[in-house]
Context: one part of a larger RNA
């Protein structure tokens, strides 16, 4: 100087407390362990792995297994030799044999570049370029190993308030002061003071969204001009004003005005560093290894296996509910190999149909809420697992292994032990909607959007994490 302390002081945080809703019990979905397997590809492992890489495993993907095939190779550059351009073993197309395909072997037809020279100029010959094939060689290729050889990117402490430098001063020196103390702040924010004076990276601000107003514009929005809405540009909030506190400073508390008040709300933004943290399977890359195979292609299987354990979720156990009928109100997105209206058919999934729309124009397109009726506390008109049958859709193909519909079936479950998680306001809770990926989908996931809309915070003793100062130490 650090690190640590069941040491002290000050302070902070959805850290505790006060509340609301969950998880842990049930069933199911997904991931992980384990077991199994020819293979169940690989990685991720306290917090910071476990709906994580994966924004979509039937084939493909695919890296795994089995079987069949290829060997200058699926892909790149180059060299040599031969051969072809009179057209072939190459290309297009058709056929035959072996085959599941890939691939191997054979046959028919068709099409094909440019330049120069020369000649008996419809054209032929010679040379060159370019391209193809065959053989050989350099090489290609590797999701093979090493994230403890690396770059890049990311996680985490943590949006915590810290981390440093120059000159100067102090000390033999390591080093310290600056960067304490006091007041204050979300903040090393600011004030005051001081052997310090300044400066940098962080904080804040500058950026985006949103809340109010004004101005302009007006398509495709509203519907006929005051406006809504949309787009663009501005204004507005600064402790500016009054009062109180204070050192009469920073700042704090109260009030006025105001759409908004003391950072208005949210986002983006992550200092020096820590964890030999994660990733060689995004990409790049050193070294090592494979080279008729650890490369490449194809068919099939597997990644979906199931005694058990764990994690994250979904649906419930009901009356603040369920069922039936009627009936309002969004936002944000997407749409051409696309979104698809009206109309018709079907109990339904869906089918027929094809208006309109490269979209403020057309389409996808609301639900909970509300009203009325029934149910009357039951394993039920709760709950929907599981299973049977019949269908629909996508796709070469739904057996392994897709989703959806209808009818039937109607399991566990009556609020969950120890323990544990999220959330402080348009938040939690609850209700639906959209998007990406995508032929289809295992989405209950993820990323967004709006509708309805709470309770509670005395306080900082305790738990966890963190900051500053002091102190102790058998640690470095």
């Nucleotide at each position: 100087a650090g690190g640590c302390g069941g040491a002290a002081g000050c302070c902070c945080g959805a850290a505790c407390a006060a509340g609301c809703g969950g998880u842990g019990g049930a069933c199911c979905a997904u991931g992980c362990u384990g077991c199994u397997u020819a293979a169940u590809u690989c990685g991720a492992g306290a917090g910071u792995a476990a709906c994580c890489g994966a924004a979509g495993a039937a084939u493909c993907u695919u890296a795994c297994c089995c079987a069949g095939g290829c060997u200058u190779g699926a892909c790149a550059u180059g060299u040599u030799a031969g051969u072809c351009u009179c057209a072939a073993u190459g290309c297009u197309u058709c056929c035959u044999u072996c085959g599941a395909a890939a691939g191997a072997a054979g046959g028919g037809a068709g099409a094909a570049u440019c330049c120069c020279g020369u000649c008996u100029u419809u054209g032929g010959c010679g040379g060159g370029a370019a391209g193809g094939c065959u053989a050989a060689c350099a090489c290609a290729g590797g999701u093979g190993c090493u994230g403890c050889a690396u770059g890049g990117c990311g996680g985490u402490c943590g949006u915590c308030a810290g981390c440093u430098c120059g000159u100067g001063g102090u000390g033999u020196g390591a080093a310290c002061c600056g960067u304490a103390a006091c007041c204050u702040u979300a903040a090393g924010u600011g004030g005051c003071a001081c052997a310090a004076c300044g400066a940098g990276c962080g904080c804040a601000a500058c950026c985006c969204u949103u809340g109010u107003c004004c101005u302009g514009u007006g398509u495709u929005a509203c519907a006929u001009g005051u406006g809504u809405c949309a787009c663009a540009g501005g204004a507005g909030a600064c402790u500016g004003c009054c009062g109180a506190g204070u050192a009469u400073u920073a700042c704090u508390c109260u009030g006025a005005g105001g759409a908004a008040g003391g950072a208005g709300a949210g986002g983006a933004u992550g200092a020096c560093g820590u964890c030999a943290c994660g990733u060689c399977u995004g990409c790049a890359u050193g070294g090592c290894c494979c080279u008729u195979a650890u490369g490449c292609c194809u068919g099939g299987g597997g990644c979906u296996g199931c005694a058990a354990g764990c994690a994250u979720g979904g649906u419930a156990c009901a009356a603040u509910g369920g069922u039936a009928a009627c009936u309002a109100c969004a936002a944000a997105g997407g749409g051409a190999a696309g979104c698809a209206a009206a109309a018709g058919c079907g109990u339904g999934a869906g089918c027929u149909g094809g208006a309109g729309c490269a979209a403020a124009u057309c389409c996808c397109c609301a639900a909970a809420a509300g009203u009325u009726a029934c149910c009357u506390c039951a394993g039920u008109u709760c709950g929907g697992a599981u299973u049977g049958a019949a269908g629909g859709c996508u796709g070469a193909a739904a057996c392994u292994c897709g989703c959806c519909u209808u009818c039937a079936u109607g399991a566990a479950g009556u609020u969950g032990g120890a323990a544990u998680c999220g959330c402080u306001a348009g938040u939690a809770a609850u209700c639906g909607c959209g998007g990406g990926u995508c032929a289809g989908c295992u989405a209950u996931a993820c990323c967004g959007c709006g509708g309805u809309g709470a309770a509670u915070a005395c306080g900082u003793u305790c738990u966890c994490g963190g900051g500053c100062u002091u102190u102790g130490c058998a640690c470095u």
The part of an RNA shown here (small-subunit ribosomal RNA, 3' major domain) has 476 nucleotides and comes from a Candidatus Parcubacteria bacterium. Rfam family: Bacterial small subunit ribosomal RNA. NCBI's taxonomy places the organism under Bacteria, Bacteria candidate phyla, Candidatus Parcubacteria. The sequence was found in a public genome assembly.